RNAcentral holds the sequence, with entries from ENA. The RNA shown here (transfer RNA) has 75 nucleotides and comes from a Deltaproteobacteria bacterium. The coordinates come from a structure-prediction model, not an experiment, and the mean pLDDT is 81. Its Rfam family is "tRNA". Its family is annotated with triplet codon-amino acid adaptor activity in the Gene Ontology.
RNA sequence: GCGGUUGUAGCUCAGUGGUAGAGCAUCUGGUUGCCAAUCAGAAGGCCACGGGUUCAAAUCCCGUCAACCGCUCCA
Numbered sequence: 001g002c003g004g005u006u007g008u009a010g011c012u013c014a015g016u017g018g019u020a021g022a023g024c025a026u027c028u029g030g031u032u033g034c035c036a037a038u039c040a041g042a043a044g045g046c047c048a049c050g051g052g053u054u055c056a057a058a059u060c061c062c063g064u065c066a067a068c069c070g071c072u073c074c075a
Stems, first nucleotide, its partner, number of pairs: 001071007010024004018055001026042005048064005
């Protein structure tokens, strides 16, 4: 330099055009003498960044950045 995969909640991940979800973790409450466990609830995201297409984009297209893998190797 070229190609590929990935980037979504604190963490691990799902979500292939129509108002963003799960598990764990956190907080509150119930239960318990207390803790743990368990049950119920809550908070937490403009989906890496910038543009484009579309009535509508996490999703499709282009560019950029980062991580990982592979290829090539000149100057």